Bacterial RNase P class A from Allomuricauda sp., 305 nucleotides, folded computationally. The model forms 94% of the base pairs in the Rfam consensus. Taxonomically the source falls in Allomuricauda (Bacteria, Pseudomonadati, Flavobacteriales, Flavobacteriaceae). Its Rfam family is "Bacterial RNase P class A". It is annotated as a ribozyme. From the family's description: Ribonuclease P (RNase P) is a ubiquitous endoribonuclease, found in archaea, bacteria and eukarya as well as chloroplasts and mitochondria.
RNA sequence: GGAGCAGGCCACCUUAUCGUCCCGAUGGUUAUCGGGGAGGAAAGUCCGGACACCAUAGUGCGGCAUAGCGGGUAACGCCCGUCCGCCGAGAGGCGAGGACCAGUGCAACAGAAAGCAAGUACAGUUCGGCUGUAGUGAAAUCAGGUAAACUCUAUGCGGUGAAACGCCAUGUAAACCAAUGUUCGAGGGCUGCACGCCCGAGUUGGAGGGUAGGCGGUUGGAGCCUUUGGGCAACCAAAGACCUAGAUAAAUGAUAAGGGUUCCCGAAAGGGAUUACAGAAUCCGGCUUAUGGUCUGCUUUUUUC
Numbered sequence: 001g002g003a004g005c006a007g008g009c010c011a012c013c014u015u016a017u018c019g020u021c022c023c024g025a026u027g028g029u030u031a032u033c034g035g036g037g038a039g040g041a042a043a044g045u046c047c048g049g050a051c052a053c054c055a056u057a058g059u060g061c062g063g064c065a066u067a068g069c070g071g072g073u074a075a076c077g078c079c080c081g082u083c084c085g086c087c088g089a090g091a092g093g094c095g096a097g098g099a100c101c102a103g104u105g106c107a108a109c110a111g112a113a114a115g116c117a118a119g120u121a122c123a124g125u126u127c128g129g130c131u132g133u134a135g136u137g138a139a140a141u142c143a144g145g146u147a148a149a150c151u152c153u154a155u156g157c158g159g160u161g162a163a164a165c166g167c168c169a170u171g172u173a174a175a176c177c178a179a180u181g182u183u184c185g186a187g188g189g190c191u192g193c194a195c196g197c198c199c200g201a202g203u204u205g206g207a208g209g210g211u212a213g214g215c216g217g218u219u220g221g222a223g224c225c226u227u228u229g230g231g232c233a234a235c236c237a238a239a240g241a242c243c244u245a246g247a248u249a250a251a252u253g254a255u256a257a258g259g260g261u262u263c264c265c266g267a268a269a270g271g272g273a274u275u276a277c278a279g280a281a282u283c284c285g286g287c288u289u290a291u292g293g294u295c296u297g298c299u300u301u302u303u304u305c
Stems, first nucleotide, its partner, number of pairs: 001305001002300009012259007020037007039277001043288002046286005051161004058195004063157005068082005083097001084095004098152002103150002105146002120134005165216004176206005187199003223242001225240006260275001262273004
């Protein structure tokens, strides 16, 4: 160097002009000035939570999830440590890793037979498939294997989801027709079923009329950075410093110049091309997937591949 393993970091830069969303000031009605404006995955919406509403979330059945041991965390199916098993030559990687002395089920080949039905060969015999041996097989009326088979055990899980939810405003038809219902109660409270609890005078269909705007929730948070201390680590604690997008059909862009990266042409000067995956929408913690580059450490077997 090649081939690999593990982890960290960055996400083209600068300037000018024009444009755009938010905030502040001035001005006063859309203008001027100043400040800020996507990500490591904003993605998939797969787990876990915060928050909101529904009985301050209830009872039973059902259902789902998880599964060595210990720790971390708001919580987790996530993370850390460790034991065991498997894979690899190794650095390392992977693991639904509780229980088949509760019950039920399943099992290739071989074998007479692998469980309710049948019965091999030889010998013995109290003539009963009763005993022994041989033979097949991992296992032969004695058990073994199998739970990402039913099941059992332990633990956890109520439902919905920001179009939640609270409020303001605008408009209208408290009308018409049909069915059904008013305590012998329809219907509703977004739960698989039942119970229970609460609301309850309307509900459903037809035909038609009207509105379809705004504010809050909403971005300051389990936040981020630095230092110190504790811990093998995940992580925790203390001190200091920082403010870092908030659109609502949806802003975060375009152009030009210069520089950088990589590739191509060329002897050179130089020229040309390229610059990933992707785009917030209530907010966090994870996982998974997509993707350009770069750095560090480690491994490399009959020791150069």